Transfer RNA from a Lachnospiraceae bacterium, 71 nucleotides, folded computationally. Rfam family: tRNA. Rfam classes the family as a transfer RNA. It was read from a public genome assembly.
């Protein structure tokens, strides 16, 4: 070099081309003397550039890290 997988909230992890969930963790009330539980809310993510579509996390180039094979 070449070939194969990957990339999403602070972690982990899901998503037939059609509102980006779930957990966990952060915060805010409640509730309790106080904390833990526990109960109701918030806020927080699709690696980067372009192209296809009416619509792109997904499909196609490219190109940046990661992780394996071959050598």
């Nucleotide at each position: 070099u070449g070939c194969g997988g990957g990339a999403u909230g602070g972690u982990g992890u899901a998503a037939c081309g059609g509102u980006a969930g779930c957990a966990u963790g952060u915060u805010u009330g409640g509730u309790u003397c106080u904390g833990c539980a526990c109960c109701a809310g918030a806020a927080g993510a699709u690696g980067a550039u372009g192209g296809u579509u009416c619509a792109a996390g997904u499909c196609c180039a490219u190109c940046u890290c990661c992780c394996g094979c071959c050598a």